A computed fold for a 367-nucleotide RNA from a bacterium, annotated as Bacterial RNase P class A. The prediction has a mean pLDDT of 75. Its Rfam family is "Bacterial RNase P class A". About the family: Ribonuclease P (RNase P) is a ubiquitous endoribonuclease, found in archaea, bacteria and eukarya as well as chloroplasts and mitochondria.

RNA sequence: AGAGUUGACCGAGCGGUUGCGUUCCGCAACUGCGGGAUGAGGAAAGUCCGAACUCCAUAGAACAGGAUGCUCGUUAAUUGCGAGACGUCGUGAGACGAUGGAAAGCGCCACAGAAAACAUACCGUUCGCUGAUUAGCGAAUAAGGGUGAAAAGGUGAUGUAAGAGAUCACCAUCAACUGUUGUAAAACAGGUGAUGGGCAAGCCCCAUUCGGAGCAAGGUCAAACAGCGAGAAAUCAAGAUAAUAUCUUGUGCGAAAUUGUUCGUUUCGUUAGACUCGCGGGUAGAUCGCAUGACGGUAGUUGUAAAACUAUCGCUUAGGUAGAUAGCCGCAUAGAACAGAAUUCGGCUUACAGGUCGGCUCUCCCC
Numbered sequence: 001a002g003a004g005u006u007g008a009c010c011g012a013g014c015g016g017u018u019g020c021g022u023u024c025c026g027c028a029a030c031u032g033c034g035g036g037a038u039g040a041g042g043a044a045a046g047u048c049c050g051a052a053c054u055c056c057a058u059a060g061a062a063c064a065g066g067a068u069g070c071u072c073g074u075u076a077a078u079u080g081c082g083a084g085a086c087g088u089c090g091u092g093a094g095a096c097g098a099u100g101g102a103a104a105g106c107g108c109c110a111c112a113g114a115a116a117a118c119a120u121a122c123c124g125u126u127c128g129c130u131g132a133u134u135a136g137c138g139a140a141u142a143a144g145g146g147u148g149a150a151a152a153g154g155u156g157a158u159g160u161a162a163g164a165g166a167u168c169a170c171c172a173u174c175a176a177c178u179g180u181u182g183u184a185a186a187a188c189a190g191g192u193g194a195u196g197g198g199c200a201a202g203c204c205c206c207a208u209u210c211g212g213a214g215c216a217a218g219g220u221c222a223a224a225c226a227g228c229g230a231g232a233a234a235u236c237a238a239g240a241u242a243a244u245a246u247c248u249u250g251u252g253c254g255a256a257a258u259u260g261u262u263c264g265u266u267u268c269g270u271u272a273g274a275c276u277c278g279c280g281g282g283u284a285g286a287u288c289g290c291a292u293g294a295c296g297g298u299a300g301u302u303g304u305a306a307a308a309c310u311a312u313c314g315c316u317u318a319g320g321u322a323g324a325u326a327g328c329c330g331c332a333u334a335g336a337a338c339a340g341a342a343u344u345c346g347g348c349u350u351a352c353a354g355g356u357c358g359g360c361u362c363u364c365c366c367c
Base pairs, nucleotide, nucleotide: 001363002362003361004360005359006358007357008356009355010354013331014330015329016328017327018326020039021038022037023036024035025034026033027032041338045349046348048347049346050345051344052343053214054213055212056211060263061262062261063260065210066209067208068207069206070084071083072082073081074080085099086097087096088095089094100205101204105203106202107199108198109197122145123144124141125140126139127138128137129136130135153171154170155169156168157167158166172195173194174193175192177190178189179188180187181186218288219287220286221285227279228278229277230276231275236250237249238248239247240246241245252270253269254268255267256266257265258264295314296313297312298311299310300309301308302307
């Protein structure tokens, strides 16, 4: 100097003037006047993951179903984050993850190929018979060739009619076992056994785990209310009161709630009512939830780090409800890209004109 890789940040500000929302102060007593403060994001997007919070609710158990899937740490929690192991790519810094099990079972692998898994003999090789230079039939074979992503582990020797782990030597892969290191995943070494490839993001097996719904959750005040029809099972006992009758309790029966089913539990009703379904009528305004938080800044301690703990400072921080932040001028020139809060928070993913500051790797040149 060039090329790469990785991390963080900016992406509008100040002043004047007219206007808009919230809040505070003062004056008015009306919905007004004056002044101060404050008013969208790094992703506010996606609605993907996890929670806080609210209600069901008092309560579970089994089966089904869903989710996760290397190890350790961290967090309120997570499929997040940090560190590491293994695998693939890259010269490297680094990036990605199809990261439990294929010797429990079932299933799939197009086309090509003889054959795609207890699989097979197309070409070829050897031997025998017929025949005679071209072929046919039978037996053996899987070393050589072909097809394919993948075809019974590799090299060499012995052996054979020709061959083959058939045998031997040295290796490779897989499985469990032993030893060493490590918290662990795992790595290295040793001998033993075995030798057909992939897919579980196919069913499945194993381990762990899982109530539901959601701020249109859920409260408070106000307003209004008209009913009609249908549904199905069923009893008994005890007690109280002076007693028909009424009331209470239990049993039986019915309904509702609990991701789906069953059991269980709770509540309600039981001679006309709770509940369910259908038809039809009336009212629907205000306000809380609503921003003090698993919050943010700074410093210290522990830790490889993520993060945790302690101390101190900040909070006049946007809370709209058809939905507020706009126009002009000057500095200083377009305010450029992606793009507008709606209960809140921690993440992930996606989009982004232009620009700023770091770490690390490789190549070239000079000293």